[in-house]
Parts: sequence; C1' cells; structure tokens
RNA sequence: UCUCGACAAGGGUAAACCACGCGAAAGCGUGGGACACAAAGCCACAGGCCCUAACGGAAUCUCCGCGGGUAGCUAGGCUGCCGAA
Repeated sequence: UCUCGACAAGGGUAAACCACGCGAAAGCGUGGGACACAAAGCCACAGGCCCUAACGGAAUCUCCGCGGGUAGCUAGGCUGCCGAA
C1' cells in the first nucleotide's frame, strides 16, 4: 500500500415518529428523536421500486411516454477513520 473487519480506540451518520416549511405527489429541507449502519460519505444515461399535477399518445377502467424521486433497494464508480486476526 492492497485485501479484510475486532466484545479494539477515537469518533460519525440518523430509521420510524413529532413540529415547521417546500412539493400535485412520491419525496425533500430544518429541529427534535434513535431503528439501525464499517462507508447509511458522494455520484441517478445499469436494473428495480415509488409518484405522476401539467403536456403528448392510446384509450372511456386506465396504460404508455415525457418528467420527478429513491444512494437506508441491488449493482457499479470515486473518496475516507482505525489497524486486531
């Protein structure tokens, strides 16, 4: 240095829920709060899942497209603390 991940050390993040705000919605932000997490740090032209007001195409259910979201869904890329086996 790379791989790896300890009943190690120092720490970190923050689910659900609540309050306020944004959004049509999914969802997001801030504060509180901790279910968990060795990358639960960052990245959305790989897949999945979720939303769909407006617009377009089918169609009278609704589906598809466009668009939006999810990195704490999987996978992948980049970066990072520590150093037992």

Description: A computed fold for an 85-nucleotide RNA from a bacterium, annotated as c-di-GMP-I riboswitch aptamer. It was read from a public genome assembly, where an Rfam model found it. Rfam family: c-di-GMP-I riboswitch aptamer. Gene Ontology term of the family: cyclic-di-GMP binding. The coordinates come from a structure-prediction model, not an experiment, and the mean pLDDT is 87.